[in-house]
Background: This is a predicted structure of a 477-nucleotide part of an RNA (small-subunit ribosomal RNA, 3' major domain) from an uncultured bacterium. The prediction has a mean pLDDT of 83.

Context: one part of a larger RNA
Parts: sequence; C1' cells; structure tokens
RNA sequence: UGACGGGGGCCUGCACAAGCGGUGGAGCAUGUGGUUUAAUUCGAAGCAACGCGCAGAACCUUACCAGCCCUUGACAUCUGGGUCGCGGUUACCGGAGACGGUUUCCUUCAGUUGGCUGGACCCAAGACAGGUGCUGCAUGGCUGUCGUCAGCUCGUGUCGUGAGAUGUUGGGUUAAGUCCCGCAACGAGCGCAACCCCUGCCUUUAGUUGCCAUCAUUUGGUUGGGCACUCUAGAGGAACUGCCGGUGAUAAACCGGAGGAAGGCGGGGACGACGUCAAGUCAUCAUGGCCCUUACGACCAGGGCUACACACGUGCUACAAUGGUAGGUACAGAGGGCAGCUACACAGCGAUGUGAUGCGAAUCUCAAAAACCUAUCGUAGUCCAGAUUGGAGUCUGCAACUCGACUCCAUGAAGUAGGAAUCGCUAGUAAUCGCGGAUCAGAAUGCCGCGGUGAAUACGUUCCCGGGCCUUGUACA
Repeated sequence: UGACGGGGGCCUGCACAAGCGGUGGAGCAUGUGGUUUAAUUCGAAGCAACGCGCAGAACCUUACCAGCCCUUGACAUCUGGGUCGCGGUUACCGGAGACGGUUUCCUUCAGUUGGCUGGACCCAAGACAGGUGCUGCAUGGCUGUCGUCAGCUCGUGUCGUGAGAUGUUGGGUUAAGUCCCGCAACGAGCGCAACCCCUGCCUUUAGUUGCCAUCAUUUGGUUGGGCACUCUAGAGGAACUGCCGGUGAUAAACCGGAGGAAGGCGGGGACGACGUCAAGUCAUCAUGGCCCUUACGACCAGGGCUACACACGUGCUACAAUGGUAGGUACAGAGGGCAGCUACACAGCGAUGUGAUGCGAAUCUCAAAAACCUAUCGUAGUCCAGAUUGGAGUCUGCAACUCGACUCCAUGAAGUAGGAAUCGCUAGUAAUCGCGGAUCAGAAUGCCGCGGUGAAUACGUUCCCGGGCCUUGUACA
C1' cells in the first nucleotide's frame, strides 16, 4: 500500500421488511447429469453452465457410428501431355447409392494469316491441398461478470531516508469523485451527466392509398366535395430549480407552492472507466506450435444426435364457479407478404381442398383474445383437467417406420393449491389476455417484439445477501 475481520461509523440496491404472483407436489415440453448404446458428435459447469452455442437434427444440416468406396483428392495455384464430340443431355445395365459400363441428341470454344496465346475438361508425376484433430494455460477478435457500481489515474508542487502520501481526506449535498465550502496543494485525463434514438403536450408545413365536421349521395367515405378533426412524414418551439415562499453557511442543495401536457434525471433505450475471474470461445472467423496425410482427409446410402430404472434446472397446462360449455356481439398495436399473403364462393364435422379475386401493399391480405350480454352446469375427480392409447384423415416434403405438425371419432391417467427450501416484481409495473416476427419446405409451451385489461404494498434499515467511502486491528500478500 492492499486484502481480510462472527471490528466501528456513514450510505446504498426488490438486499431484507410490507405486499402480489410463482417454482419446489401432478402431467407434458425442453435442456443437463447419469445410465445405456455400434454411435447416442462437440462445447458450456456456483452466482456469471443447464428453452445455453441450436433464429428451428426426418434426408441435408452432421461434426458421431457400422458399411460401401476415392487417393494430387470434394476445394486452390503451378508443371508436362492429350481432347476441342470439351461439356451438357436422353435412355439402358450392375449397384443401397456414391460409382462403374454402354448409348441418344445438342452446341464444332475465344483471339490470331499460320505458328502461338488464353479457356474448359481428361491423364500423369509431384510441390501441395484438406483436417469441426490437440492446446482458449501460446494468441487476435468477440463476449460474460463484478456493475451503469462511482470509481480509476496522471502532470507539476509539497511531505517522507524509502515503500509511498497529499490531491481523491474533512463539513454539507447528490442518482453520481454531482456540486458547494474548507484545505499544501494547483490543474488535467478516463468514467458520471449531457450531446443520440423512442415516447408524453401543443404548434407550423403537407393531404394520398389516410380522415369526414358541414353540403349532396345509391347509406358502402362509395362518389362529388373538403383537409376542420384523426393520422402519417420531416423540421423547429416547449422544462431551465426558470418564478414564489421556507430551511440551509449568505453556498451547493433540499422541502412546499404556482403556472403547465409534463417538475426537479418526466418515462424507456443505446451507451459499460482502470481492472478482476490464466472466466468463455482454436466448433463463427483468424492464428503460433504440435499431430494425421491410400487417412484424424473426401464421397455415398443407412442409423444416431429423438435411447430411459433415475436425479436436477427452465417452462407450458391444470387442479375449477372471479370458472367450464353454447349462442350473440365489440375494441388494438407492431409487423409480414410474389416459389408469397390471400378476400369471396363452393365441398368437407374439421385439419384442408377446388375455383376465383385483390395486392410487391397507409390502397389488397394475414387478422385478435380476455372483456360484455343471454342460457346452462351446482361442488362432483364433475359438462373440471386433459395425459395416454385405438381408429380414420389433412398438409409439407424424393421420403413422415425409427422421428413431423395438425384435424375428427373414441378413450379419459395423474392432479382437489403442493414439505424443507426458493424466485420475480415498486406502475401502465406485477398479474392476466391474445397478436406478430426471425429461423423456416414442414416442424415452438422457446426466443425477440407488440398492444388489450390492469392491481397490492413499501413503517422502516435491527437482521440475511451484494456493493461504495472513512477509520481501526492483523503473526496475511
């Protein structure tokens, strides 16, 4: 100087407390461990691995396994030789296919007088290719984490023999090393804040595909008309403790008030200091070293990654009446759409199919549910719950057996609120309800977004956990 203390002081955070809803019990989905297996590819491991890499494993992906098969190679450059019927394509035979053999048709490569040069393919020999093989403890890059915590440092000066100290401590204050005052310090840098984006009010400009107050209308914003209003698109203004009162050291600031759509950082996002964990990643990529080179490389079809006495994590659906079922009826936002989204009509109980229309979209379309009204059920393992299983189908796709999603009929398991323990959340939040998107042929209860309905509680900081500053002890570094 640090680190540590079941030392002290001050402060802070959904840290506790006050509340609301969960997890832990059930079934299923998904990830992991374990076990099994020819293989169940690999990585991730307290917080900070475990719906994580995977924004989507039937084949492919795919790295794994057993088998078939190739050896200058699936891919790149160079040398020599050959062909310019090179190559593409049709069909046949063998084969699981890769591949091997035969065959039909099409195009007579480009520049150049020729030679020659270039291009494509084949053959040969090697230089080499190739490796998701190892090392993240050789590395770059990227990322997690403490933590959006308020810290981390430097120059000069001063003090100390020196390591170092001071500044950065102290008194206030703040979300903040934020600001003020004081002070052997005076300044400065990286952080904080602000500058950026979205959102909240009003206004100016502009009205098509948007809107419709007034007028007409076939009662459909459909058309004429209009751009008031809604909305959309860009550019400004608006909030600064600016004003008033109080407290305070006359300061910084805090408390209350006015006006205002908004008040003291208005709400949200992006943004992550010096560093820590030899944290993670050699399987995104790049890369040193090591290793393989008729194989640890390449091709193919099949299987596996989907196994299942079990254990754990994360979720979904429930256990019902604030509900289930049936009928009626209303209201979003943000997005997507041409190998696409599909109105409408018809067929089907339905998944869906057939026909057909509009839209590369403020024009067409995907397209709401909880809520509300009426009826029924009457506390039952039920008209709750829907697992499992049998049968029949639809769709995608060469192909749904291993191993897809969905529909219909039948079946109707556990579950009656979950032990010890444990998680999230302070407001348009929790809870609850649906909608969209990426990936994607098909395949979400996951992920990323969007809106609808919309709470309870916070006395407080004694305690648990994390963190910051000062101080003290130390046989630790």